[in-house]
Predicted 3D model of a 69-nucleotide RNA (transfer RNA) from uncultured Thermococcus sp. Model confidence (mean pLDDT): 81 of 100. Rfam family: tRNA. Its family is annotated with triplet codon-amino acid adaptor activity in the Gene Ontology. It is annotated as a transfer RNA.
RNA sequence: GGUGGUAGUCUAGCCUGGUCUAGGACACCGGCCUUCCAAGCCGGUGACCCGGGUUCGAAUCCCGGCCAC
Numbered sequence: 001g002g003u004g005g006u007a008g009u010c011u012a013g014c015c016u017g018g019u020c021u022a023g024g025a026c027a028c029c030g031g032c033c034u035u036c037c038a039a040g041c042c043g044g045u046g047a048c049c050c051g052g053g054u055u056c057g058a059a060u061c062c063c064g065g066c067c068a069c
Stems, first nucleotide, its partner, number of pairs: 002069004008026004018056001028044005049065005
């Protein structure tokens, strides 16, 4: 100097600020099904690295910091 940091894990969204409650997959919890388990189906829980700024409004824009490669 460059890229990145979003649930327990992986990841989309960021460039172009707002519409719905931050979406999806896996995992986890409950239920249905099954003799039981698995699979399948239904439902549920959980996240924007930290601080500040701009703005009516920030995951998104700006500044600083931290961490990883």